A computed fold for a 110-nucleotide RNA from Belliella kenyensis, annotated as SAM riboswitch aptamer (S box leader).
Rfam family: SAM riboswitch aptamer (S box leader). Rfam's curators write: The SAM riboswitch is found upstream of a number of genes which code for proteins involved in methionine or cysteine biosynthesis in Gram-positive bacteria. The SAM riboswitch acts at the level of transcription termination control. The predicted structure consists of a complex stem-loop region followed by a single stem loop terminator region. An alternative and mutually exclusive form involves bases in the 3' segment of helix 1 with those in the 5' region of helix 5 to form a structure termed the anti-terminator form.
The sequence was found by an Rfam model in a public genome assembly.
């Protein structure tokens, strides 16, 4: 790095170092010199493995994960409603739902 399956509205920050961007892409929005991002220690969560409890479901915290904000929201598709413009479709914008697609993380094979 690649295929496949599952999952993505719950949950989890404190010190120290650095010092400007960060939040995968674009758009918005939104964090960030009150010092974010990342890095270290230290603490936590518990998604999957993996133990234990007969078991819904609960505990453990060994791998991996993760600890603003629903994967922050949106993107592509079809449906429904408002509104805008119009004689009407058409169209353009908001919003709801359902599906895909991308992304991320596991498990497993490569």
């Nucleotide at each position: 790095g690649a295929u496949u399956u599952a999952u993505a509205c719950a949950g989890a920050a404190g010190a120290g170092g650095c010092g400007a961007a960060a939040g995968a892409c674009a758009g918005g929005c939104u964090u960030u010199a009150u010092g974010a991002c990342c890095c270290u220690c230290u603490g936590g969560c518990a998604a999957c493995c993996u133990g234990g409890a007969a078991a819904a479901u609960c505990c453990a915290a060994g791998g991996u994960g993760c600890c603003a904000a629903u994967u922050c929201c949106u993107g592509c598709c079809g449906a429904a409603a408002g509104a805008g413009a119009a004689u009407a479709u058409c169209c353009u914008c908001u919003c709801u739902c359902g599906g895909a697609a991308a992304u991320a993380u596991a498990a497993a094979u490569u």